This is a predicted structure of a 1423-nucleotide RNA (small-subunit ribosomal RNA) from an uncultured bacterium. It matches the Rfam family "Bacterial small subunit ribosomal RNA".
RNA sequence: AACGAACGCUGGCGGCAUGCUUAACACAUGCAAGUCGAACGUGAUCCUCUCCUUCGGGGGAGGUGAAAGUGGCGGACGGGUGAGUAACGCGUGGGAACCUGCCUUGUGGUUUGGGAUAACCGCGGGAAACUGCGGCUAAUACCGGAUAAGCCCGAGAGGGGAAAGAUUUAUCGCCAUGAGAGGGGCCCGCGUCCGAUUAGGUAGUUGGUGGGGUAACGGCCUACCAAGCCUUCGAUCGGUAGCUGGUCUGAGAGGAUGAUCAGCCACACUGGGACUGAGAUACGGCCCAGACUCCUACGGGAGGCAGCAGUGGGGAAUAUUGGACAAUGGGGGCGACCCUGAUCCAGCAAUGCCGCGUGAGUGAAGAAGGCCUUAGGGUUGUAAAGCUCUUUCGCCCGCGACGAUGAUGGCGGUAGCGGGAGAAGAAGCCCCGGCUAACUCCGUGCCAGCAGCCGCGGUAAUACGGAGGGGGCUAGCGUUGUUCGGAAUUACUGGGCGUAAAGGGCGCGUAGGCGGCGAACCAAGUCAGGCGUGAAAGGCCUGGGCUCAACCCGGGAACUGCGCUUGAUACUGGAUUGCUUGAGUGCGGGAGAGGAUGGCGGAAUUCCCAGUGUAGAGGUGAAAUUCGUAGAUAUUGGGAAGAACACCAGUGGCGAAGGCGGCCAUCUGGCCCGGCACUGACGCUGAGGCGCGAAAGCGUGGGGAGCAAACAGGAUUAGAUACCCUGGUAGUCCACGCCGUAAACGAUGAGUGCUAGACGUCGGGGGGUUAACCCUUCGGUGUCGCAGCUAACGCGUUAAGCACUCCGCCUGGGGAGUACGGCCGCAAGGUUAAAACUCAAAGGAAUUGACGGGGGCCCGCACAAGCGGUGGAGCAUGUGGUUUAAUUCGAAGCAACGCGAAGAACCUUACCAGCCCUUGACAUGUCCGUCGCGGGUCUCAGAGAUGGGAUCCUUCAGUUCGGCUGGACGGAACACAGGUGCUGCAUGGCUGUCGUCAGCUCGUGUCGUGAGAUGUUGGGUUAAGUCCCGCAACGAGCGCAACCCUUGACCUUAGUUGCCAGCAUUCAGUUGGGCACUCUAAGGUGACUGCCGGUGACAAACCGGAGGAAGGUGGGGAUGACGUCAAAUCAUCAUGCCCCUUAUGACCUGGGCUACACACGUGCUACAAUGGAUGGUACAAAGGGCUGCAAAACCGCAAGGUCAAGCGAAUCCCAUAAAACCAUUCUCAGUUCGGAUUGCAGGCUGCAACUCGCCUGCAUGAAGCUGGAAUCGCUAGUAAUCGCGGAUCAGCAUGCCGCGGUGAAUACGUUCCCGGGCCUUGUACACACCGCCCGUCACACCACGAGAGUUUGCAACACCCGAAGUCGGUGGGGUAACCCUUAAGGGAGCCAGCCGCCGAAGGUGGGGCAGAUGAUUGGGGUG
Repeated sequence: AACGAACGCUGGCGGCAUGCUUAACACAUGCAAGUCGAACGUGAUCCUCUCCUUCGGGGGAGGUGAAAGUGGCGGACGGGUGAGUAACGCGUGGGAACCUGCCUUGUGGUUUGGGAUAACCGCGGGAAACUGCGGCUAAUACCGGAUAAGCCCGAGAGGGGAAAGAUUUAUCGCCAUGAGAGGGGCCCGCGUCCGAUUAGGUAGUUGGUGGGGUAACGGCCUACCAAGCCUUCGAUCGGUAGCUGGUCUGAGAGGAUGAUCAGCCACACUGGGACUGAGAUACGGCCCAGACUCCUACGGGAGGCAGCAGUGGGGAAUAUUGGACAAUGGGGGCGACCCUGAUCCAGCAAUGCCGCGUGAGUGAAGAAGGCCUUAGGGUUGUAAAGCUCUUUCGCCCGCGACGAUGAUGGCGGUAGCGGGAGAAGAAGCCCCGGCUAACUCCGUGCCAGCAGCCGCGGUAAUACGGAGGGGGCUAGCGUUGUUCGGAAUUACUGGGCGUAAAGGGCGCGUAGGCGGCGAACCAAGUCAGGCGUGAAAGGCCUGGGCUCAACCCGGGAACUGCGCUUGAUACUGGAUUGCUUGAGUGCGGGAGAGGAUGGCGGAAUUCCCAGUGUAGAGGUGAAAUUCGUAGAUAUUGGGAAGAACACCAGUGGCGAAGGCGGCCAUCUGGCCCGGCACUGACGCUGAGGCGCGAAAGCGUGGGGAGCAAACAGGAUUAGAUACCCUGGUAGUCCACGCCGUAAACGAUGAGUGCUAGACGUCGGGGGGUUAACCCUUCGGUGUCGCAGCUAACGCGUUAAGCACUCCGCCUGGGGAGUACGGCCGCAAGGUUAAAACUCAAAGGAAUUGACGGGGGCCCGCACAAGCGGUGGAGCAUGUGGUUUAAUUCGAAGCAACGCGAAGAACCUUACCAGCCCUUGACAUGUCCGUCGCGGGUCUCAGAGAUGGGAUCCUUCAGUUCGGCUGGACGGAACACAGGUGCUGCAUGGCUGUCGUCAGCUCGUGUCGUGAGAUGUUGGGUUAAGUCCCGCAACGAGCGCAACCCUUGACCUUAGUUGCCAGCAUUCAGUUGGGCACUCUAAGGUGACUGCCGGUGACAAACCGGAGGAAGGUGGGGAUGACGUCAAAUCAUCAUGCCCCUUAUGACCUGGGCUACACACGUGCUACAAUGGAUGGUACAAAGGGCUGCAAAACCGCAAGGUCAAGCGAAUCCCAUAAAACCAUUCUCAGUUCGGAUUGCAGGCUGCAACUCGCCUGCAUGAAGCUGGAAUCGCUAGUAAUCGCGGAUCAGCAUGCCGCGGUGAAUACGUUCCCGGGCCUUGUACACACCGCCCGUCACACCACGAGAGUUUGCAACACCCGAAGUCGGUGGGGUAACCCUUAAGGGAGCCAGCCGCCGAAGGUGGGGCAGAUGAUUGGGGUG
């Protein structure tokens, strides 16, 4: 795009078309083929006249003419259907051996006789259908005779055969014959679906002769003779199918199709058969058989809608039992006319095409309502309403055709015309994620659902459902189905095969296809002209008719084809004659693991014998099995056997491929080179076919050293039917015969020609020069590479380039190279080779990442080297779990777990129980009332919140002095407050982590079809993408570094509260004095690989050195690129959506977060002598302090208390630093270690220490004697160890954040573990190795194969039976016409009957093909 469509929703009108695609299933009823009296005999009825009459009627004459019959013509047309048919059936173009009623035209006739018969009458049979016998009768029915122009037979002579009349007297007929037109029969060329898993078929088969038959040719039939005929250019068989003009699609070529209309064919319940006839083997005729239906009196009969309607059935589905012969056409008839479900009309159906309408103009307050909203508005939307106007279609009234040449009108009171009323009666369907035109809200929450493909839906869905809005089409719109297109996705036009599917394993060669140069000829292909044909309709162009269009009519072109004919001869072809360049032969040389056979050789291995010799050998990662004291291994000598041939040896050689490797000989194939002769296209390819064909395997017979499937043992392992080891049989070897496969690979078929080169190498030739070597040529074999090709990779004179020829092969993945069938094979199996079903991919090349028990380089307390811990104990603390009314919540590997918690007794607090409040504990707004607010004390109820009372203190600010404004409190109602309720996977912000790792990017340029690459890679170097050099890159940004803070040296400035060298002074820097020093805190200096030497590339840089307080980043901190983890946090805060609203909000009391069989993390204290205890004595830094730090003094054993100086702090206080050092003691013990636990007594804070704080004293004195597997931190002022301070805080520190004191050990090194960086490589990964993914097993479902069989259908074959009927024979029975006789009778002919051939259906039988089904079974697919 289309449709004979169907289904869903919807539906106003008209025109023109179309309408059982399925059951060629079965049919009730009616109709669909009759007509002619001008062929004929009867003649009902009725009318007229007449006669008779028993008044019922009967007879006669005339007219009318129903009805059946005889006869003629027509029922072979028209109408239906598509079952069958793969065929001369159809299409197209030809042909010769034919027929033809009616029609046209021509010629000639139309004479004379005869015998029957239906109707009818009578008598019978039968239920009926129907029928028998007897009798009468006519013809255009039937039959003789005559005649024969022409006709037929025959070589001829000769022979044969016709006719019909009727009537209105003008015609219509009849017979014979010629011609024509139209119709039909037959034959041939070409074209006409699929299957080779159908390869051979055929016996009247193929041809001939004789005969028969037909309208006619012909094996059409028959007898005989011959053995042909068809077929890979697809016979035969199977399946499917009516064919065509055309129709649909397509740019075309094609593909699909064969409704309506037209041509042809076939069929008429199924099968068979003939008759009649001009024509049939006959849809509405006959006979027979069969199935079915109906009638029946059971004896018999009847029937055939695939005609028009109609019914049932089937189906997704397809109409009225209508009108008329008015028109067109057909049959009959002289005609009038009759018949006509052909036809013309009407009815039904949006089934299709076409046309029209459902209103038009105006109308902004942009109404109401709806929807959305950022709450302003937007949109629906000029849409509506309103106002003005029109009347197509429809409705009502009236007139009223063409179609009809004179008459006749079914359609039809239709089309059309006139008038009237009134916007009046007339809009839906689908879609809105992308493709694809059209977006929002709500609902839902992987549910319900959608879906053509991709895919949507798991709480913010433009994808589901609804709504608003929008888009599209419109009396339709969607869906489904089907065809073509897009699809160059079967490629003729117009594709491919190295890696995506695809080159046969290789050769020889048949058919076939293709084929070098020259000449002349033919004209088949080819080309040109002419002629014929190519039906009409349709399509196209053009003109015309319906108001337009659809539709219809006229004309033209076209119909790409076929045939005939004339011509052309370039090319192809044919036939002829030449040629040498393709191909081949001869001659001379050459290389070679080419093949076959026979022989020979040495090394090695194993075995055997002997000698020497002794305890092991062997084997492995390590072992063991194994061998060995019966003497192994090792070693020496001798012998045997089999197999394979080291070095040479090489991207060397040979071969078609498989493949070929010691040496010699024989036989033998191919190849290369050289030059000269010869043949003269002899060539290339190659479907089938034939041959060769690694390894393994098979058969028979040998052989068997080594090796070695299977097998055994030993190991390894979770297991180990493996890898490793010890053994070991087939086999490996030979001969003969099979097999016929392979990653049989260059994953690249063969041949020929053409298209830059460079460098190797093998074989041969020529030339130069000559140790080397150079130039050139032919053939082979390699590497790189231009053009070109390629999706890229790559190929590139050895093409995957440019062309030609021939063969093979491919057409999404899986199923499957499988099943079935065939062929081959001894078997194994091979070859040929599907389908169902299933998926939305499978695949190639390249890119970026990620990953690797890949590689290279390099880092890091990563390992190693060290020191100290954890893991064991007790306790502290966090977590899990459990428990609980609640044990609030979050954090979850590293990167949760002394984390949010810089501090839960109440509070905090979010949890639980109970009580209580509802505009609320908190904010803003409105109104009313009151007034400072508030605080203290006392008191009542209550657990308290809360509610009530008394009393005291206080009496706001501004002011225009007005209860005016602000403010506060109380009350009321409503907007609202409030939520630590949910979602960190809706978010902002902030944070962790990789990681202070050295990376991450951009612009321009360049390269690539592109993803992308380059830069950023490389050579060095660095802590560093740090720097240098190189480079199709050149630059730049975020990171690194530096800039900042601190610390380390010095200088300057400054000198109190700091300091004190010298002077004075004191108990004391206490004071005078001073500011040199220390220190403080501000500013500077200083370090930059700057200098020297070496290394390096003359670079960057590195190594060493000097100087220096400090040296190569001096130490420490702050600083965290692009990004990753849907990482953490809605409970810091903020925030979208959702949820609660007398509660999920607020207040209070009490409880809980502190529970405790357990498990884990992080810590503290220890286990002791490098220690504990006691005494003495020395040295810090950094902090904090007014609801605060608190000296001194006094009290207390102590915690602490009393009193109280000083200090808002370089001044006073916290504040004695501790380890260390000195001295004494303890002496290895569960202790003078260790301090848990518990008792008692106290202290402090606080409203309050019961649940549940800290401290002190006395007493108690638990586990624990250095910690399994495992695991953590640290590289220098670090670890370890020692104390001090601070935040939080009423109180509570083993935690956290800081401070200083003492102060180590070790680092060979980068193999390994972990993490990371760069380069590279592989990848089937990309959620990225915590990836992907294979097979069994289990379960469910699906299709298929096998299967003892069972069953159905189809087409043949053989035999039996044999209807109807044609033909043949017979015909004793029957018999009008003609003949002979003529009273009888006979003959010719014909018929019945009988016989025979053929013969449908039926029966029997064995095979073939196909389908269905089957216990069980096999694999396959999906989940």